[in-house]
Context: one part of a larger RNA
RNA sequence: UUGGGCGUAAAGCGUUUGUAGGUGGUUUUUUAAGUCUGCUGUUAAAUACUAGGGCUUAACCUUAGUUUAAGCGGUUGAAACUAUUAAGCUUGGAGUACGGAUAGGGGCAGAGGGAAUAUCCGGUGUAGCGGUGAAAUGCGUAGAUAUCGGAGAGAACACCAAUGGCGAAAGCACUCUGCUGGGACGAAACUGACAUUGAGAGACGAAAGCUAAGGUAGCAAAUGGGAUUAGAUACCCCAGUAGUCUUAGCCAUAAACGAUGGAUACCAAGUAUAUUGUGCGUAUCGACCCGUGCAGUGCUAUAGUUAACACGUUAAGUAUCCCGCCUGGGGAGUACGUUCGCAAGAAUGAAACUC
Numbered sequence: 001u002u003g004g005g006c007g008u009a010a011a012g013c014g015u016u017u018g019u020a021g022g023u024g025g026u027u028u029u030u031u032a033a034g035u036c037u038g039c040u041g042u043u044a045a046a047u048a049c050u051a052g053g054g055c056u057u058a059a060c061c062u063u064a065g066u067u068u069a070a071g072c073g074g075u076u077g078a079a080a081c082u083a084u085u086a087a088g089c090u091u092g093g094a095g096u097a098c099g100g101a102u103a104g105g106g107g108c109a110g111a112g113g114g115a116a117u118a119u120c121c122g123g124u125g126u127a128g129c130g131g132u133g134a135a136a137u138g139c140g141u142a143g144a145u146a147u148c149g150g151a152g153a154g155a156a157c158a159c160c161a162a163u164g165g166c167g168a169a170a171g172c173a174c175u176c177u178g179c180u181g182g183g184a185c186g187a188a189a190c191u192g193a194c195a196u197u198g199a200g201a202g203a204c205g206a207a208a209g210c211u212a213a214g215g216u217a218g219c220a221a222a223u224g225g226g227a228u229u230a231g232a233u234a235c236c237c238c239a240g241u242a243g244u245c246u247u248a249g250c251c252a253u254a255a256a257c258g259a260u261g262g263a264u265a266c267c268a269a270g271u272a273u274a275u276u277g278u279g280c281g282u283a284u285c286g287a288c289c290c291g292u293g294c295a296g297u298g299c300u301a302u303a304g305u306u307a308a309c310a311c312g313u314u315a316a317g318u319a320u321c322c323c324g325c326c327u328g329g330g331g332a333g334u335a336c337g338u339u340c341g342c343a344a345g346a347a348u349g350a351a352a353c354u355c
Base pairs, nucleotide, nucleotide: 003327004326005325006324007309008308012323014204015203016202017201021197022196023195025089026088027087028086031083033082034081035078036077038075039074040073041072042071048066049065050064051063052062053061054060093194094191095190096189098186099185102183106180107179108178109177110176111175112174113157117153119151120150121149122148123147124146128139129138165172166171209250210249211248212247213246214245218244219243223239224238225237226236261322262321263320264319265318266317269300270299271298272275274297276295277294278293279292280291281290304311305310328355329354330353337348338347339346340345
């Protein structure tokens, strides 16, 4: 490389937008590049095959004859398919506009709220409090803990809460307001294939970490002390700084997981006392209920798949298209080089050797 693979054995980029490229609905038409077709040129010799000959035989050498297929070139045609040219089509892909008291922790900004915690001030009050397996360090007669009143502070938002919702993913939840992105359903006005995937590239990207300026209640790496222990650089306890929070800018990684790339089509059912949104029918004063459609989120399960576990219309089934990735274990996600970064490091990424 081919082949075969990628939920758990090696293997799906963390996610997305999109350039080149690949692939692409339906009708008629053009061309004839691909495709198919007839003819033709070429396809050296040796080799190969058949029949002989020559070395005692054979291998070997040699004479004559013979061959397909494929490739490449030229040329005559065909026009279904792919492509191409031109013109179209549309409630079947995609998009735009439209509708409703449409659903929603989607995003950004601003304002407000109560509980808890710690601190400070004041009152009551007196000897303990705290902590543990047991203790001690620690706090407390300079009045703690407890309890009541007041003040300001920072961070997080109980119940509702769900197997629920939204978002591309990361993620998103006290309440209200403003601005703003996307989606589903409905109806069928408009565009008329405008689609899909996507190498490079761009954007976003938890936590930790970094830079600058703020902030710091609680928690808490580091650090100090008390215990435990043979020791205890730990687990337990008392303290406690970075950090956690905000603003601006970096970093670009996670078991970034559904360990499952995206798109399209097809293929039994059951579960409404599974469930979210939105239509239609039925019903009703109205709402529920019931039947049914579309779009999500779950469970059980047939066929099928799978090494098994399991998956099973939300596929790991049946197929097509595009991208990414894998190829024994270690060495090693290391070295070297390069790019990026303030740094930490990130990305790319071997070999010797060894089993």
Predicted 3D model of a 355-nucleotide part of an RNA (small-subunit ribosomal RNA, central domain) from Gastrodia elata.
Lineage of the source: Eukaryota > Streptophyta > Spermatophyta > Orchidaceae > Gastrodia.
A source record names the gene rrn16.
The coordinates come from a structure-prediction model, not an experiment, and the mean pLDDT is 84.
It matches the Rfam family "Bacterial small subunit ribosomal RNA". Rfam links the family to the GO terms ribosome and structural constituent of ribosome.
RNAcentral holds the full RNA, with entries from ENA.